[in-house]
RNA sequence: GGGAUCGUGGUUUAGUGGUAUAAUUCCCGCUUUGGGUGCGGGAGGUCCAGGGUUCGAUUCCCUGCGGUCCCC
Numbered sequence: 001g002g003g004a005u006c007g008u009g010g011u012u013u014a015g016u017g018g019u020a021u022a023a024u025u026c027c028c029g030c031u032u033u034g035g036g037u038g039c040g041g042g043a044g045g046u047c048c049a050g051g052g053u054u055c056g057a058u059u060c061c062c063u064g065c066g067g068u069c070c071c072c
Base pairs, nucleotide, nucleotide: 001071002070003069004068005067006066007065010024011023012022018055025043026042027041028040029039030038048064049063050062051061052060
């Protein structure tokens, strides 16, 4: 220098046109003498950034940034 792939709560992740799922973490309650386990409730996301297409974009297109891999 060229190419492929990925980027979503603190962490890990599902979803792939109609403002987003689950686990874990944290907080509260019940259970316990207390802790742990278990159960219930809650908090936590402008879906990497900018632009385009569309009535509507996390999703499709373009550019940039970052991670991983391959070629040189």
A computed fold for a 72-nucleotide RNA from Chlorella vulgaris, annotated as transfer RNA. The RNAcentral record of the sequence draws on Rfam. Taxonomically the source falls in Chlorella (Eukaryota, Viridiplantae, Trebouxiophyceae, Chlorellaceae). Its mean pLDDT, the model's own confidence on a scale to 100, is 82. Its Rfam family is "tRNA". Rfam classes the family as a transfer RNA.